[in-house]
Context: one part of a larger RNA
């Protein structure tokens, strides 16, 4: 000297772009953060028309019932989504990440692309209906009903499976193609008057998104030297999209280590950021990629995908509810409270843009997200006034009392209007006609006023800037040297100086 997710102290005018729990992965009131689809489904309830037209009153209508349409709501069955977005860094020193391969050892829902199919059957079941138990959560019996829910059967190019065969290849186990035998295995309707669209089942490629493995790299301690029993291998199996001691019986004794195991410690890693002439040092906070968890530990259910933050089961702690048998909850989502702390925000606006789920589609949800509020917490811009003005006014501090300094600095003249404040108009962001939170913002214009905007730090040396008075080793300064004991340029005040400047000093850590 640079630098911070800073923090403190004195002081503050705008704006623009970032950025803000580094501590207790501490515990959390309240509200929201994940749904869509009636063009998959039966029924329910509400309004609206439209025909119908009962009883009654009486001829003016009023309108019970039933039907058909249309449109709203709100449960259930079903489907797709909830493995994505967002959050943290606890664990973790690992193929975790990085990076460079490889998979002839695998999966991929929805998209694209192509070939071909969808024939004809059955049984439930929620919702409801009673009935029942329970404080409640909730469960239960009986009975009804539909599906693109669920089961069979037919059909099968091509697709597993088993057997024999031909060709053609590779990197070892083998992989491609090609016919032949047997065995097995599909499907769904829905909306339109239709034409068609949306879908459905099976094959193959693509596409995307993941799995597994290898090389190399990845922190400190030898005041950690030995570690290892599924250990290391082998044959079988079993599990699994697969490979594998991933499991499991059996055989064998291996495997690993001063090129540092094992132990202990600490620690998510990168792209990057600091600093530095590099070289190297630190450091991983914001944005990007990856992993890793969601109160602690365990588990496995559904899917294509999850061992699943706002799914479900068990145990454990805590909290709350209970009529004491039993039950509910999970903010390391966004706000927001308590605590901890030296310290960190609003219980905001809006889907208008981007982007995501679901729907043909309107549109629906979205604390992603775009914005806005709060903090000088950075980083940039700007302003706080220009010019002229010598009686060198007055105060003020000094003074050898002549006079110096403050000082062209005030005042006074004479312009200017950035920002702030009035007031008038007023976007783009929206590919299109509709739709704009921000927003009456941003910018424009116009009147008016020099007013409504400066402070901090330091003047011994280092290091730029000096005088007086107080104090008198006292009361203090301090980064290092080292001032202070009666004239202190080092304390502490006043004048003046010097530095940065809406900041300035300090502390704290890195170079």
């Nucleotide at each position: 000297g640079g630098a911070u997710g800073c923090a403190u102290g004195c002081u503050g005018g705008c704006g623009g772009c970032g950025u803000g729990c580094c501590u207790a992965a501490c515990a959390c009131a309240u509200g929201c953060a994940a749904g869509u689809c009636g063009a998959a489904c039966g029924g329910g309830g509400g309004c609206a028309g439209a025909u119908u037209g009962a009883a009654a009153c009486c001829u003016a209508g009023u309108g019970a019932u039933a039907u058909c349409u249309g449109c709203c709501c709100g449960a259930g069955u079903g489907g797709c989504g909830g493995a994505c977005g967002g959050g943290u860094g606890a664990g973790u020193a690992a193929c975790g990440c990085g990076u460079g391969g490889a998979c002839a050892a695998c999966c991929u829902a929805c998209c694209g692309u192509a070939u071909g199919c969808a024939g004809g059957g059955g049984g439930a079941u929620a919702c409801c209906a009673g009935c029942u138990g329970g404080a409640a959560a909730c469960a239960g019996c009986u009975g009804c009903u539909a599906a693109u829910a669920c089961c069979g059967c037919a059909u099968a190019u091509g697709c597993g499976c088993a057997c024999a065969g031909g060709g053609c290849c590779g990197c070892a186990u083998g992989g491609c193609c090609u016919g032949g035998u047997g065995c097995g295995g599909a499907a769904a309707g829905g909306a339109g008057c239709a034409a068609u669209c949306c879908g459905g089942c099976a094959u193959a490629c693509g596409a995307u998104g993941g799995g597994u493995c290898c090389g190399c790299g990845u922190c400190c301690g030898a005041u950690u030297a030995g570690c290892u029993a599924g250990u290391u291998g082998g044959c079988g199996g079993g599990g699994c999209a697969g490979c594998g001691g991933c499991c499991c019986a059996c055989c064998a004794a291996g495997g690993c280590g001063a090129c540092g195991a094992u132990c202990g410690g600490u620690a998510g890693c990168c792209g990057g950021c600091c600093u530095g002439a590099g070289a190297g040092g630190g450091c991983g906070g914001a944005c990007g990629g990856c992993c890793a968890c969601a109160u602690u530990g365990g588990g496995a259910c559904u899917g294509a995908g999850a061992c699943a933050c706002g799914g479900c089961c068990c145990a454990g702690a805590c909290u709350c509810c209970u009529a004491c048998g039993g039950g509910a909850g999970g903010c390391a989502g966004c706000a927001g409270u308590g605590g901890g702390g030296g310290a960190u925000a609003u219980u905001g606006c809006a889907c208008a843009a981007u982007g995501g789920g679901g729907g043909g589609a309107a549109c629906c949800c979205u604390g992603a997200u775009g914005c806005a509020g709060c903090g000088a917490c950075g980083c940039c811009g700007c302003g706080u006034g220009g010019g002229u003005g010598a009686a060198g006014a007055a105060g003020u501090a000094u003074u050898u009392c002549g006079g110096u300094a403050u000082g062209u600095a005030a005042a006074g003249c004479c312009c200017u209007a950035u920002c702030g404040g009035c007031a008038g108009g007023g976007a783009a962001g929206a590919a299109a006609u509709u739709g704009g939170a921000c927003g009456g913002u941003a910018c424009c214009u116009g009147a008016c006023u020099a007013a409504g905007a400066a402070g901090c730090c330091c003047c011994g040396g280092c290091u730029a800037a000096c005088u007086a008075c107080g104090u008198g080793c006292c009361a203090g300064c301090a980064g290092c040297c080292g001032c202070g004991g009666u004239a202190a340029u080092a304390c502490g005040u006043a004048g003046g100086g010097g530095g940065c400047a809406a900041g300035c000093g300090u502390u704290a850590u890195c170079c």

RNAcentral holds the full RNA, with entries from ENA and Greengenes.
This is a predicted structure of a 511-nucleotide part of an RNA (small-subunit ribosomal RNA, 5' domain) from an uncultured bacterium.
It matches the Rfam family "Bacterial small subunit ribosomal RNA".